Predicted 3D model of a 73-nucleotide RNA (transfer RNA) from a Thermoplasmata archaeon. Rfam family: tRNA. Rfam links the family to the GO term triplet codon-amino acid adaptor activity.

């Protein structure tokens, strides 16, 4: 170089095809329970790699980069 493939919170991950309030587990904080600790309930918190285009609306459809990961040369 050329072709494919993956990117979503501190971690994992699911939704994309088919476009309409981004969901779930673990983390972490407070509460409740408990002699204390642990489990266990509840409730909070963090989020679509990047620019761009299309559309009333983009995590999703286009086009451009970037990173990582395969396979060709």
């Nucleotide at each position: 170089g050329c072709g494919g493939g993956u990117g979503u919170a501190a971690u994992c991950u699911a939704g994309c095809c088919u476009g309409g309030u981004a969901g779930g587990a673990u983390g972490c904080a407070a509460g409740c329970c408990u002699c204390c600790c642990g489990a266990g309930c509840u409730u909070g918190u963090c989020g679509c790699c990047c620019g761009g285009g299309u559309u009333c609306a983009a995590a999703u459809c286009c086009c451009g980069g970037c990173a990582c990961c395969c396979g060709c040369a």